A computed fold for a 127-nucleotide RNA from uncultured Ruminococcus sp., annotated as FMN riboswitch aptamer (RFN element).
RNA sequence: AUCUUCGGGGCGGGGUGAAAUUCCCCACCGGUGGUUACAGCCCACGAACAGGCAUUCCGUUUUUUGGUAAUGCUUGCCGAGUCUGUGAAAUCCAGACGCCGACGGUACAGUCCGGAUACGAGAGGAU
Repeated sequence: AUCUUCGGGGCGGGGUGAAAUUCCCCACCGGUGGUUACAGCCCACGAACAGGCAUUCCGUUUUUUGGUAAUGCUUGCCGAGUCUGUGAAAUCCAGACGCCGACGGUACAGUCCGGAUACGAGAGGAU
């Protein structure tokens, strides 16, 4: 460099109700790389969502102006941890208490259904 494979987990019980895996009580889950030591909440990356800008595209037009479809860049959202202990070293281990989780749908969803047989940080293999 080319080809190829892999690449996200989790609602179980009870309550209310006409209806809730969505509300309430208890429960359950944690992508990728890094970091003296194993990380959802230390640093960074990825995907989903919104805005802005550029280029292309489409419609319209005398000038103009509209769409926001594609790609790229960028900003925002979008996140969340402390204490004690051990130790040479830990916001990573142990103990304790705590916190976070896109968009659309639906009785209000981290856990259901959908975009998604998608995209993907990256990991492995072959030549």
The prediction has a mean pLDDT of 81.
RNAcentral holds the sequence, with entries from MGnify.
The model forms 100% of the base pairs in the Rfam consensus.